[in-house]
RNA sequence: GCGGAUGGCCGGGCGGCCGCGGCGGGCAACUGUCGAGGAAAGUCCGGACUCCAUGAAGCGACGGUGCCGGGUAACGCCCGGCCGGGGCAACCCGAGGGAAAGCGCCACAGAGAACAGACUGCCCCGCCGGCCUUCGGGUCAGGGGCACAGGUGAAACGGUGGGGUAAAGGCCCACCGCGGGACUGGCAACAGGACCGGCACGGCAAGCCCCACCGGGAGCAAUGCCGCAUAGGGGCCUCGCGCCCGGCGGGGAAACCCGCGGGCAGGGACGCUUCAGCCCGAGAGGCCCGGGUUGGCAGCACGAGCGCGACGGCAACGCCGCGCCCAGAUGAAUGGUCGCCCAUGGCCGGCUUUCGGGCCGGCCGGGACAGAAUCCGGCUUACAGGCCAUCCGCGCAC
Numbered sequence: 001g002c003g004g005a006u007g008g009c010c011g012g013g014c015g016g017c018c019g020c021g022g023c024g025g026g027c028a029a030c031u032g033u034c035g036a037g038g039a040a041a042g043u044c045c046g047g048a049c050u051c052c053a054u055g056a057a058g059c060g061a062c063g064g065u066g067c068c069g070g071g072u073a074a075c076g077c078c079c080g081g082c083c084g085g086g087g088c089a090a091c092c093c094g095a096g097g098g099a100a101a102g103c104g105c106c107a108c109a110g111a112g113a114a115c116a117g118a119c120u121g122c123c124c125c126g127c128c129g130g131c132c133u134u135c136g137g138g139u140c141a142g143g144g145g146c147a148c149a150g151g152u153g154a155a156a157c158g159g160u161g162g163g164g165u166a167a168a169g170g171c172c173c174a175c176c177g178c179g180g181g182a183c184u185g186g187c188a189a190c191a192g193g194a195c196c197g198g199c200a201c202g203g204c205a206a207g208c209c210c211c212a213c214c215g216g217g218a219g220c221a222a223u224g225c226c227g228c229a230u231a232g233g234g235g236c237c238u239c240g241c242g243c244c245c246g247g248c249g250g251g252g253a254a255a256c257c258c259g260c261g262g263g264c265a266g267g268g269a270c271g272c273u274u275c276a277g278c279c280c281g282a283g284a285g286g287c288c289c290g291g292g293u294u295g296g297c298a299g300c301a302c303g304a305g306c307g308c309g310a311c312g313g314c315a316a317c318g319c320c321g322c323g324c325c326c327a328g329a330u331g332a333a334u335g336g337u338c339g340c341c342c343a344u345g346g347c348c349g350g351c352u353u354u355c356g357g358g359c360c361g362g363c364c365g366g367g368a369c370a371g372a373a374u375c376c377g378g379c380u381u382a383c384a385g386g387c388c389a390u391c392c393g394c395g396c397a398c
Base pairs, nucleotide, nucleotide: 001394002393003392004391005390006389007388008387009386010385012341013340014339015338016337017336018335020035021034022033023032024031025030037369041380042379044378045377046376047375048374049219050218051217052216054276055275056274057273058272059271062215063214064213065212066211067081068080069079070078071077082096083094084093085092086091097210098209102208103207104204105203106202119150120149121146122145123144124143125142129140130139131138132137158176159175160174161173162172163171177199178197179196180195183192184191185190223298224297225296226295233289234288235287236286237285238284239283242264243263244262245261247260248259249258250257251256266280267279268278305324306323307322308321309320311318312317342367344365345364346363347362348361349360350359351358352357
């Protein structure tokens, strides 16, 4: 100098004038102060908070997650590592548990696709048959052996070399691979591996399934209060309408009746069971439709908060100290305009050059994606242009 990898940051600045929303001051005129983002977005995960289901435990169903260790309030996120794949490398990518529990599938091509198979081919026989013959045999058909070579495929039932054989083949041997594995290292995933086995055990679980772990539902239009309005409606379903006590009151001449009370059986609550609690006990409960109000306040802006520094940790992160207060609208504010500057694109002119470009002047254009609505932690997606740091490869010079 060129090419590349990773991480982080900025993403217009200042001022004048006019305007908008919140909060504060003022009787008022007016005035002070604050006022979008790294994604406010998608609403895809995880929570806080609130209400609903009575609570707890277990089982089932359904959904999700899935190498190991750590971080965290939690996560499907993050950090560190392992394994596999890609790259010369920095580095990047991986739905990364189980295929000797079972079921299922493996298109096209191909002879054969999972208890495999023989198209071309290689080898042997030649007893029987055909043809040729120099009578040795050759060849076709036939019978048998092989799975080495060719060919198909994403995948063909181990690979390379040697021995052996009629030709062959784990048939045998060595190494590699594969399966098991004492032992060693590591918290673990995993790595190494003496020795043994013998070629058996193809792939797919983003197909069912198995294993482990996690998970109740709805969402700030949650929800609570005030005000206004309505005062009371309709339908469907489940279970039940038994017993005892005799305390109190009333009635009665009495038997007994009525009311209140207590207890038990029984019943009830959006899968089942158990236990506990609650309610009903002559009514209790569940589901749905319909009517009214669409105004105010709270929720709602101090929080798993932000910045700086020290310490622990490889890191994610934790902890301590100091400092700071940082939008709260509700048809929904956060804008417009002018000037100067900054970054940047095009054209023209001049100077300069190591010929890539650089500097100066003038004119024109022109500022990415986007925009809060209960709040946090993530992920993903969009983003003109620019800056910083670390690292890798190649070339040149010293």
Predicted 3D model of a 398-nucleotide RNA (Bacterial RNase P class A) from a Paracoccaceae bacterium. It matches the Rfam family "Bacterial RNase P class A". Rfam classes the family as a ribozyme.